c-di-AMP riboswitch aptamer (ydaO/yuaA leader) from a Chloroflexota bacterium, 136 nucleotides, folded computationally. The sequence was found by an Rfam model in a public genome assembly. The source organism's lineage runs through Bacteria, Bacillati and Chloroflexota. It matches the Rfam family "c-di-AMP riboswitch aptamer (ydaO/yuaA leader)". Its family is annotated with regulation of gene expression and cyclic-di-AMP binding in the Gene Ontology. From the family's description: This family represents a conserved RNA structure found upstream of the ydaO and yuaA genes in Bacillus subtilis and related genes in other bacteria. The coordinates come from a structure-prediction model, not an experiment, and the mean pLDDT is 76.

Parts: sequence; C1' cells; structure tokens
RNA sequence: GAACAAUAUUGGCCGAAUUUCCGGUUAGGGAAGCGGGGGAGCCAGACAUAGGGGUGAAUUCCUGGUGAAUCCAGGAUUGGGUAAUCUUUCGGCCCGAACCCGUCAGCUAACCUCGUAAGCGGACGAAAGAGGCAAG
Repeated sequence: GAACAAUAUUGGCCGAAUUUCCGGUUAGGGAAGCGGGGGAGCCAGACAUAGGGGUGAAUUCCUGGUGAAUCCAGGAUUGGGUAAUCUUUCGGCCCGAACCCGUCAGCUAACCUCGUAAGCGGACGAAAGAGGCAAG
C1' cells in the first nucleotide's frame, strides 16, 4: 500500500410498517400518522368447478426436464429498485418472489374491519431544476 473477513458507530436502503401515551396484574392496551380488505344506489359486467379472489413491482411468453403439472432449470418480458437536501432525466447495475382467503367478494357513500413487519448495507455515476445555508 492492496485484498478479504468480522464487530461497532453515524448517517442510510427496500417496504404502509413511524411517533407517542398508560401499564407491567393472566401483559398487554390505546391515540395520531401511513397502508390494506369488506361494503349501497348509479354504472359496469364477467364468472359459473376448467373454480374464483386478495397482498405485492413480481406478470406473460419460449425451450428443456416429460406422458402431464400452478413443480425444476435456462432465456426473455409488462413491471419495479438504485441513498447522503428533494424531484426528474440519461447511463450502468440489480429484482422480476413469496404468501393468504376458502366456493365467496366488480365499482361503491355511510358503515365495518385488519396491518404497522421482515430483510439489507460501505455508500452507482452524470446532468437539469427546485430549495436551503453562508458571505457581501
């Protein structure tokens, strides 16, 4: 000096998943904020077991595993993420899953109801605009 690995801290990434109050009794309960589901009329209009539907960016197609599959592998893809004040654009780099309801749900005011997690990480680069700070 370089590389690799681990730990800690600050500021962070994705996501709705943050802040706060009471309590510690069988230990949880509440509020605000953010997010989701159900649910009239009008409208819309498909499903009807070949089920149908929901959260989510995560859908669709091709090839092979094969006789078959919503499974496995590879390739693509509607779509999504990319950070040091914020937004947008370009380029590069990534993701393109998983789970749930249970025969049942279009939209939907009132109303009812649920969640407020998990995971990651040494910073991707450039441009435009906005905003802020400081000095004169």